A computed fold for a 1480-nucleotide RNA from a metagenome, annotated as small-subunit ribosomal RNA. RNAcentral holds the sequence, with entries from SILVA.
[in-house]
RNA sequence: AGAGUUUGAUCCUGGCUCAGGACGAACGCUGGCGGCGUGCUUAAUACAUGCAAGUCGAGCGCGAAAGGAUCUUUCGGGAUCUGAGUAGAGCGGCGCACGGGUGAGUAACGCGUAGAUAAUCUACCCCUGAGACUGAGAUAACCCUGGGAAACUAGGGCUAAUACCGGAUGAAGCCUAUAGCUUGGCGUUAUAGGUUAAAGGAGCUUGCUCUACUUGGGGAUGAGUCUGCGUUCUAUCAGCUAGUUGGUAGGGUAAUGGCCUACCAAGGCUAAGACGGAUAGCUGGUCUGAGAGGAUGAUCAGCCACACUGGCACUGAGACAUGGGCCAGACUCCUACGGGAGGCAGCAGUAGGGAAUAUUGCGCAAUGGGCGAAAGCCUGACGCAGCGACGCCGCGUGAGUGAAGAAGGUUCUAUGGAUUGUAAAGCUCUGUAAAGAGGGAAGAAUAAAUGACUGUACCUCUAAAGUAAGGACCGGCUAAAUAUGUGCCAGCAGCCGCGGUAAUACAUAUGGUCCGAGCGUUGUCCGGAAUGACUGGGCGUAAAGGGUGCGUAGGCGGCUACAUAUGUCAGGUGUGAAAUCCCCGGGCUUAACCUGGGAACUGCGCUUGAAACUGUGUGCUUGAGAAUGUCAGGGGUAAGUGGAAUUCCCGGAGUAGCGGUGAAAUGCGUAGAGAUCGGGAAGAACACCGGUGGCGAAGGCGGCUUACUGGGACAUAUCUGACGCUGAGGCACGAAAGCGUGGGGAGCGAACGGGAUUAGAUACCCCGGUAGUCCACGCUGUAAACGAUGUAUACUAGAUGUUGGGUUCGCUUAAGAACUCGGUGUCGUAGCAAACGCGAUAAGUAUACCGCCUGGGGAGUACGGUCGCAAGAUUAAAACUCAAAGGAAUUGACGGGGGCCCGCACAAGCGGUGGAGCAUGUGGUUUAAUUCGAUGCAACGCGCAAAACCUUACCCGGUCUUGACAUCCUCCUGAAUACGUAUAGAGAUAUAUGUAGUCUUUUCGGAGACGGGAGAGACAGGUGCUGCAUGGCUGUCGUCAGCUCGUGUUGUGAGAUGUUGGGUUAAGUCCCGCAACGAGCGCAACCCUUGCCGUUAGUUGCCACCAUUAAGUUGGGCACUCUAACGGGACUGCCGAGGUUAACUCGGAGGAAGGCGGGGAUGACGUCAAGUCCUCAUGGCCCUUAUGACCGGGGCUACACACGUGCUACAAUGGUGUAGACAGAGUGACGCUAAACUGUGAAGUGGAGCAAAUCACAAAAACUACAUCUUAGUUCGGAUUGGAGUCUGCAACUCGACUCCAUGAAGCUGGAAUCGCUAGUAAUCGCAGAUCAGCAUGCUGCGGUGAAUACGUUCCCGGGCCUUGUACACACCGCCCGUCACACCAUGGGAGUUGUUCUCACUGGAAAACGUUGGGCUAGCCUUCGGGAGGCAGGCGUUGAUGGUGAGGAUAAUGACUGGGGUGAAGUCGAAACAAGGUA
Repeated sequence: AGAGUUUGAUCCUGGCUCAGGACGAACGCUGGCGGCGUGCUUAAUACAUGCAAGUCGAGCGCGAAAGGAUCUUUCGGGAUCUGAGUAGAGCGGCGCACGGGUGAGUAACGCGUAGAUAAUCUACCCCUGAGACUGAGAUAACCCUGGGAAACUAGGGCUAAUACCGGAUGAAGCCUAUAGCUUGGCGUUAUAGGUUAAAGGAGCUUGCUCUACUUGGGGAUGAGUCUGCGUUCUAUCAGCUAGUUGGUAGGGUAAUGGCCUACCAAGGCUAAGACGGAUAGCUGGUCUGAGAGGAUGAUCAGCCACACUGGCACUGAGACAUGGGCCAGACUCCUACGGGAGGCAGCAGUAGGGAAUAUUGCGCAAUGGGCGAAAGCCUGACGCAGCGACGCCGCGUGAGUGAAGAAGGUUCUAUGGAUUGUAAAGCUCUGUAAAGAGGGAAGAAUAAAUGACUGUACCUCUAAAGUAAGGACCGGCUAAAUAUGUGCCAGCAGCCGCGGUAAUACAUAUGGUCCGAGCGUUGUCCGGAAUGACUGGGCGUAAAGGGUGCGUAGGCGGCUACAUAUGUCAGGUGUGAAAUCCCCGGGCUUAACCUGGGAACUGCGCUUGAAACUGUGUGCUUGAGAAUGUCAGGGGUAAGUGGAAUUCCCGGAGUAGCGGUGAAAUGCGUAGAGAUCGGGAAGAACACCGGUGGCGAAGGCGGCUUACUGGGACAUAUCUGACGCUGAGGCACGAAAGCGUGGGGAGCGAACGGGAUUAGAUACCCCGGUAGUCCACGCUGUAAACGAUGUAUACUAGAUGUUGGGUUCGCUUAAGAACUCGGUGUCGUAGCAAACGCGAUAAGUAUACCGCCUGGGGAGUACGGUCGCAAGAUUAAAACUCAAAGGAAUUGACGGGGGCCCGCACAAGCGGUGGAGCAUGUGGUUUAAUUCGAUGCAACGCGCAAAACCUUACCCGGUCUUGACAUCCUCCUGAAUACGUAUAGAGAUAUAUGUAGUCUUUUCGGAGACGGGAGAGACAGGUGCUGCAUGGCUGUCGUCAGCUCGUGUUGUGAGAUGUUGGGUUAAGUCCCGCAACGAGCGCAACCCUUGCCGUUAGUUGCCACCAUUAAGUUGGGCACUCUAACGGGACUGCCGAGGUUAACUCGGAGGAAGGCGGGGAUGACGUCAAGUCCUCAUGGCCCUUAUGACCGGGGCUACACACGUGCUACAAUGGUGUAGACAGAGUGACGCUAAACUGUGAAGUGGAGCAAAUCACAAAAACUACAUCUUAGUUCGGAUUGGAGUCUGCAACUCGACUCCAUGAAGCUGGAAUCGCUAGUAAUCGCAGAUCAGCAUGCUGCGGUGAAUACGUUCCCGGGCCUUGUACACACCGCCCGUCACACCAUGGGAGUUGUUCUCACUGGAAAACGUUGGGCUAGCCUUCGGGAGGCAGGCGUUGAUGGUGAGGAUAAUGACUGGGGUGAAGUCGAAACAAGGUA
């Protein structure tokens, strides 16, 4: 310090997630030692048991017992001494208000900080002054008598004090009065009067000391009260308040004060957030962070609050009191049922709750506290120990050497090996920790004594590597990978995402990586997050400028000088507790830890100064406003008025249609429409001018005239003198639609009716038509109210329009030119911006102020409030859910977008298919099986260039198991090999048997190679699966003209440029231009064939000439044809026209051929997970007496049906018969087969010739000539069937082809639809070949005859280039919206119901305090002895807690039913959006 994640890719915006640190933690696995810390975060829930506050005999009066000793005895006991003035309780004093716990309450002077107290108190302690005299009466303990279960308590009697009381003394205290000083007060001084004290005890040296006591003054410490400032969220809490705010008087308090009471006044608080609600102890600090901040408030320290819940006071220096009291309530316990007792949020501990938090330990040795003169006692404060890896820190589990890279194991493997791994073993060492033995501190302050921890820390010795390693992770982020298993299952996951048969992501193993006595997970906080932005963000399009103005508070504010000192700055000073953090040191072996000093604590107060800026005061004129003059304008309001048009009404004239649409219909019209002429009525809107022209703040404003009225610009520089800018709330204006009341209503026109369209059409189109649109008054207050751009001011290149004003030139006017101020446009520099773009009218550079934003959805919704007549507006959430949503630009693809161009694409033609019969393939069905594959174009006469057996993969049955085929081993046997035979069987096979034949080498035993048999296992074998694991091959777009690269340039980038543009071409073919210049794969050419000529060569070919024959048959010849090798030829080369003097196009000449001459081969980058595992090869999986192998038979040939491809036809351009003519290219030895003969024929016999330019297949057919048929289901057509045969073959039944005779079906040119073809082509005619024993209407070739048409590119289909839009990128077979149905989730409403809490009113009234009364009771003092003063119980009143009743507010849970929302694999209905998305 960053990273992952939106996209095909890019940049940006923006959220989500991760890596870091931390914790009082918990959970999982694991666990050796020590030190230092730390440990109920939940139920402020309930608590058994023990302990946590006592002490003083030097304040006081009492005062045992057990035991022991002595004496005595009636043997029961008793007495005395001792124990002992002890134990013990009581009176009294001090303490118990500290220490310890907890965080419920509290949003507050509670806390923090700085002050005030002249408005106060302070026991014990310290300093200091004065004093302490004299009397009286009680009471507990104790004794007696009672009550009660107990707790406890009543009455009577005795007694003491440092307990209580009277009197005396007494002022520096307090009160009153007067006077002085002083500053009103406070304070202080003087005088006078009044008032108030006390306690003893101990020691001895006997009058001294110590201590306690009383009253003053001062200090210290502690406490009370008050004030400034700071201190969470919420405005969906906006008004709150009657003791309320103030005054006077009084009460009360230590003290101020409405703290309380009476009276008077009507105030007080609040947008700088009162009042209400929610949450919370506050702070030093702690965690994090670069910091600013954010979060937090365990342990330690300061303050506060609380002590079962609520209330109350008493005592006291101090409490409204944790281990005190009273009352009420809830709960628990005891009880004899009458009554009582209790309060762990002290230390341990228990139950409960919870994910979760320890011992009912030791000691007062240390530190500290209480009491005491002291000894001492008490102290769960504290010091220690125990438990817990809860945290931090330290140490160890060995170190060195050691390659035969051991063995073994595991895993992987290319089967060679790799890995575990210097790891082990082995060798050489060490001894920390743990164990054993021995020694042994400090903490103790002392003259001595005193140690819980503790025989602890530490030291020495002993033996032995011996006793001590795990956890998570390994797809990316993120360091570290392989195998097996699993097969969208099981599972993982922080985010992205893995898993559907080859998972580095699941599980396991091996290996590796990171940490290490720990490692991971979960939770929470900060960080990263500049993602709430003070430091440090934004608002044209990503979320975000208020619809517009006026203006209040507030914020900000021109120039100049002087004064001042509010902010500001500087110095000094006080404070900012300690601890913590930081720095420098010190102590534990080190560290953690502890500790000394410093710095720091960024703050606040006081004080001294500075005066630039700010504020305040006085001036100025440039900002602002006013004045005068001129000007433009649909600025506003009201009244009036005009013409054109539309509709309606009346009349004339006139006749059959009008109207409307894509086409129609509804509608109007013979009752006279429409068209036309005249007259009239009504309402609304104002053509032309008219313009990115004008005006207005915005909304908005358009005929003309008048009245009233707002604003603006320019010029002049006369006046005021900062009067300004912005503007939360507030006020006003505010399109359309809508609402209310009353008018008006021509046209248009939601709703509605009808007609069409359509699958439907509640729409688009048409005919009608009501509200409304118009006017007046009132409401509503919203719009894509948009420049999606707040207002104001200043500054920052230009160019060019237009509008209003002015100056100068021109001048006489006009036109014009230059400059200038105001408005409104376009382009553009710098700059800005993610880009698009903006660019003096900023989105540039700055300032001031306001508004607004913080992921998408839920949602601008719910609830609440406000406004409104309503509709609704405004303000405005949450649960839940997703990992995106979004902006700009890029490349593609697509469009029922555009432009240009091509193709038998259409059109123009010719012939077909679709109808019939048959052949063949497919689907379907059937079947034991009908093997498998191919499925739009691009499957379907396809794989199959040949299914009777074989093929054959399928079915049935019979067989084999190292196998039909390959390699290796052992044994036996034989060379090999060839030919058999017999029996059984359907055959495979099994059994038996014969003949011929006999390898190499040798030490003659044998060995080798080869074959057969038997055996064992490695293995063979598989047309079994996966073409979505693959190679190879192939199809298709498409023989379409495209697809890319290097360098350069350009853009932040994806990318672009080149390749676009103007021409041209069959072509990215070529030319020109151009930030491009070149290049590659494609195109073309090179190759084959065909068309012309030449040269060479003439056999098997040919024959002009010469002979010859039946015949190029033979001689002869090689001119010709032909054959087959090499050449020539065509290149827009020549001429003309057009074109840019181009490319090229058009025409012409010559030529066999002319603009690519015809045909073929040749298929760019890529697309379709296209096809093929059944050609072959191949990974993985599967089978292994079977999914392998062999055999016989069957099936692939089935048949209600549907489709594709073909053949033959339907006839006269024909059929039949007779006669006659002309090819090319092939094939032939397991072959082609001639002549001749036989048969009606298929064929048979026969055997010449030929390994073929020689022989054969071989006859070409259409055609020509003649004859016949005469329009008919025929002399067309040939299916089907019967009979008889031929051939091939082991075998034609299932299931071959052909022949002859007989039979003679459908069919008379084919619906919707659809296919091929542009010239030697279509059409038509035959021939050959591959396969093949046999079998072609199929396929591949060959030649014969040989047309028609193309105006043209509007349309259909496909394709290419450019451009445009896009929400598509699996790319339109895309994306995507809403209702409905189903499941789940959270949420709103809801008759209500149930709690919690607060307020108010009334009621009621415990304890207590205060007031009053006090008839009953009553020691001290007074007394005239009667009583009185005073006090107490009791009574009454006021206040008063829990409680009761009623009303209201807030909040939570729940509720039949109901509303919308979200998510979901798949569903239903439509087709709203994205392209002109098919109605933008």

Its Rfam family is "Bacterial small subunit ribosomal RNA". The prediction has a mean pLDDT of 84.